Background
The RNA shown here (SAM riboswitch aptamer (S box leader)) has 130 nucleotides and comes from Mariprofundus sp. The organism belongs to Mariprofundus, within Bacteria.
[in-house]
RNA sequence: GGCUUAUCCAGAGCAGUGGAGGGUGCAGGCCCUGUGAAACUGCGGCAACCGGCCAACGAUUCCUGAUGGAGUCCGAGGAGAAUGGUGCCAAUGCCUGCCUGAGAGGGAGACCUCAAGGGAGCGAUGAUGC
Numbered sequence: 001g002g003c004u005u006a007u008c009c010a011g012a013g014c015a016g017u018g019g020a021g022g023g024u025g026c027a028g029g030c031c032c033u034g035u036g037a038a039a040c041u042g043c044g045g046c047a048a049c050c051g052g053c054c055a056a057c058g059a060u061u062c063c064u065g066a067u068g069g070a071g072u073c074c075g076a077g078g079a080g081a082a083u084g085g086u087g088c089c090a091a092u093g094c095c096u097g098c099c100u101g102a103g104a105g106g107g108a109g110a111c112c113u114c115a116a117g118g119g120a121g122c123g124a125u126g127a128u129g130c
Stems, first nucleotide, its partner, number of pairs: 002130002004127005013043005021032003026097004044089003048086003053078002058073006093122001098119003103114004
């Protein structure tokens, strides 16, 4: 860096340095920002994954006349914590873009406009294996 997979409408700050950007590809919006952006540092906090704890099913080894028992592996699921590895601490991943589209409006009609919701894609983060 890529593949795979899970989650993404909840939650969570203050100070110092700094000095104009930022909201994580691009674009259109909208928002935050000299009442101080990004970045770095200190302390604090939130709680998603992994690790740690418990653990169904399954597999396997040993013991037993048998019922069964013990160990190991795998592990759906569960509890709790901030001790470990990451992550995060404005607004739904801030909204939208592609597909579909309840419903509403316009039109003689074909059709057009708006649009809740759903889906895909992309993005972010974690993790197993490669």